[in-house]
RNAcentral holds the sequence, with entries from ENA.
Predicted 3D model of a 72-nucleotide RNA (transfer RNA) from a Candidatus Aenigmatarchaeota archaeon.
The coordinates come from a structure-prediction model, not an experiment, and the mean pLDDT is 83.
The organism belongs to Candidatus Aenigmatarchaeota, within Archaea.
């Protein structure tokens, strides 16, 4: 320098055009003498950044940045 895969709450992850999903973690309540476990509730994401297509974009296209991998 070139090819391919990927970037979504603190972490991991689902979602491939029209309500952003779940788990762990975090906070509150219940339960307990207390803790853990368990049950219920809640906060936390403008989907790496910018532009374009579309009535509508996390999703499609282009550029940039970053990660992994292969080739030179």
């Nucleotide at each position: 320098g070139g090819g391919c895969u990927c970037g979504u709450g603190g972490u991991c992850u689902a979602g491939u055009g029209g309500a952003a999903u779940g788990a762990c973690g975090c906070g509150g309540c219940g339960u307990u003498c207390g803790c853990a476990a368990c049950g219920c509730c809640g906060a936390g994401g403008c989907c790496a950044g910018g532009g374009g297509u579309u009535c509508g974009a996390a999703u499609c296209c282009c550029c940039u940045c970053g990660a992994g991998u292969c080739c030179a």